This is a predicted structure of a 306-nucleotide RNA (Bacterial RNase P class A) from a bovine gut metagenome. The coordinates come from a structure-prediction model, not an experiment, and the mean pLDDT is 75. Its Rfam family is "Bacterial RNase P class A". About the family: Ribonuclease P (RNase P) is a ubiquitous endoribonuclease, found in archaea, bacteria and eukarya as well as chloroplasts and mitochondria.
[in-house]
């Protein structure tokens, strides 16, 4: 936990009854894969509406497919970790796995602990290098950090340095494959000045808000209202008008209340239990036979995809 059998709950329909209710007998239905979370779509409802601006708030590689949407699925590009595997001075290159909310950081602010000289309109500990010294010059090399003005090499220079030059790398433009995201080749430019955009911002997209206690319907009684009778005023009498009342009718809003939304579980404070018996699993004890104890998670409330 299954299953039966008793007893009970709940909602249904039936008899019964002049009619409703309750009782009472039959009969029938009575939790879950997630009913959880209420995260995201969607159905329904009401309110608002200018097919336009602003704000706001979500999302952000490409291509395909299943879907109402939200989402998922396959496959590719790019990053980035990690294995191996060829080469290498080094970057880098090939293969597999794994992970990316994976537009933008060469538009603008802003922030970046510790630790380090310095967290960037750069900055001189230590060390180098000029200098007697004072200063100066060096971002090569120590050293700190997640993170420090690209990366070998040559040349160059007091020492140095994209300072020059090559090759990679970056940025741009052209062409070439590719649906495309994006790669390659070439050419141009020393080279834009860390990182962070689940900071704020910029771009492109997309989107009204509230939610069944939505929202609808009928509608006691108080309150209004028209109306009609009586009575009383202006006024002695009609007409009119105006006030009280009310045993009248009717009209309107709309409380309490019912219904309805609502479902083959369908309440409305909420039902879905216990009991005995017998298997089924777990755990303890016992040589055994057998005995004990125990039953994952939870659990309906418009309906539904995820």
């Nucleotide at each position: 936990g299954a299953u039966a059998a008793c007893c009970g709950c709940u909602c249904c329909c039936g008899u019964u009854u002049c009619a409703a209710u309750g009782c009472a007998c039959g009969g029938g239905g009575g939790a879950g894969g997630a009913a959880c979370u209420u995260c995201c779509g969607g159905a329904c409802u009401c309110c608002g509406c200018a097919c336009g601006g602003c704000a706001a708030u979500g999302c952000g590689c490409c291509a395909c497919c299943c879907g109402a949407a939200a989402g998922g699925g396959u496959g590719g590009g790019c990053g980035g970790a990690u294995a191996g595997g060829a080469u290498u001075u080094g970057c880098g290159c090939c293969u597999g796995u794994c992970c990316g909310a994976c537009g933008g950081a060469a538009a603008g602010u802003g922030c970046c602990g510790c630790a380090g000289a310095a967290a960037a309109c750069a900055a001189a500990c230590c060390g180098c290098c000029c200098g007697c010294a004072a200063g100066g010059g060096u971002a090569a090399g120590g050293g700190u950090g997640a993170a420090a003005a690209g990366g070998u090499g040559c040349g160059g220079u007091a020492a140095g340095a994209g300072c020059g030059c090559a090759c990679c790398g970056c940025g741009c433009g052209u062409u070439u494959g590719g649906u495309a995201a994006c790669a390659a080749a070439c050419g141009c430019g020393g080279c834009a000045a860390g990182g962070u955009a689940a900071a704020c911002c910029c771009c492109g997209c997309a989107u009204g808000g509230a939610g069944c206690a939505a929202g609808g319907c009928c509608a006691a009684g108080c309150c209004g209202g028209u109306u009609c009778a009586c009575a009383c005023g202006c006024u002695g009498c009609c007409c009119g008008c105006g006030u009280u009342c009310g045993u009248a009718a009717c009209c309107a809003a709309g409380u309490a209340g019912g219904c309805c939304g609502c479902u083959u579980a369908g309440a409305g404070u909420a039902a879905u239990g216990g009991u005995u018996a017998u298997c089924c699993g777990g755990c303890c004890c016992g040589c055994a036979a057998g005995g004990g104890c125990u039953g994952a998670c939870a659990g309906a409330a418009u309906c539904u995809g995820g």